[in-house]
The RNA shown here (TPP riboswitch aptamer (THI element)) has 113 nucleotides and comes from Paenibacillus koleovorans NBRC 103111. The sequence was found by an Rfam model in a public genome assembly.
RNA sequence: CAGCGUCACUAGGGGAGCCUGAGCGAUCGCAGGCUGAGAUGAAGCGCGCAUGCUUCGAACUCUUCGAACCUGAUCUGGUUGAUGCCAGCGUAGGGAAGUGGAUGAUGGCGGUC
Numbered sequence: 001c002a003g004c005g006u007c008a009c010u011a012g013g014g015g016a017g018c019c020u021g022a023g024c025g026a027u028c029g030c031a032g033g034c035u036g037a038g039a040u041g042a043a044g045c046g047c048g049c050a051u052g053c054u055u056c057g058a059a060c061u062c063u064u065c066g067a068a069c070c071u072g073a074u075c076u077g078g079u080u081g082a083u084g085c086c087a088g089c090g091u092a093g094g095g096a097a098g099u100g101g102a103u104g105a106u107g108g109c110g111g112u113c
Stems, first nucleotide, its partner, number of pairs: 001107002004104003007100004011063004017034005024048001040057006069094003075088004
């Protein structure tokens, strides 16, 4: 000096499903269970053949060498009490980056002993 790994900072992206019980019914509330890194804290609006939305935040995670996440998808196969649980789809179409005089190994060049 170079690319790479890790870490930090700043900035940005992203998701929150399934089941059981209580309950008139239902989940966004309560208790518990499943998978997962993560299954939500507050406020507001809305909802009874309805159950959704907005804003702010925490944690987690991902940021182009991009499978975080979205679309296809009310998809296909398998499994499960059930599920976006697992696999396929997937060399598919999209998808958010910079800095560091922090650190590690490797390589190159130079200097000194």